[in-house]
Formats: sequence, C1' cells, structure tokens
RNA sequence: UCGCCCUUAGCUCAAUGGUGGAGCGACCGGCUGUUAACCGGUAGGUUGAAGGUUCGAGUCCUUCAGGGCGAG
Repeated sequence: UCGCCCUUAGCUCAAUGGUGGAGCGACCGGCUGUUAACCGGUAGGUUGAAGGUUCGAGUCCUUCAGGGCGAG
C1' cells in the first nucleotide's frame, strides 16, 4: 500500500428494510436461622463517527476511525 472480516447494554452475543432483545453482571424483592444456590421483577442503548438511499435503516450504499486476518 492492497484485499477480506468485525464494531449493538458493563461483558458475551441476537435482531427478514417495519416496536432493538437474550444470557451473564448490577439493583430491588421472594425463599431462610444466615450466606450461597434457586425464583420473580426493575434499570441500563446517540446500534463506532459522518453522510446517502428509502414512507421507514442495526440491516442497503459511500467516506472516516478502531480492531483482527491475509497478500506484497
């Protein structure tokens, strides 16, 4: 320098162009001699950034940033 892949909650990951969810973690409660375990609930999101297409974008297109792999 070139090619490909990844970027979504604190972490690991989902989401057919049509209301962004789950597990773990956090918090509250239940259970009980107490803790752990177990059960129920609550909160937590500028979907890496900026644009474009579209009635509608996490999803499609462009550029940029960060990370990974490969080639030279």
A computed fold for a 72-nucleotide RNA from an Elusimicrobiaceae bacterium, annotated as transfer RNA. The coordinates come from a structure-prediction model, not an experiment, and the mean pLDDT is 83. Its Rfam family is "tRNA". Rfam classes the family as a transfer RNA.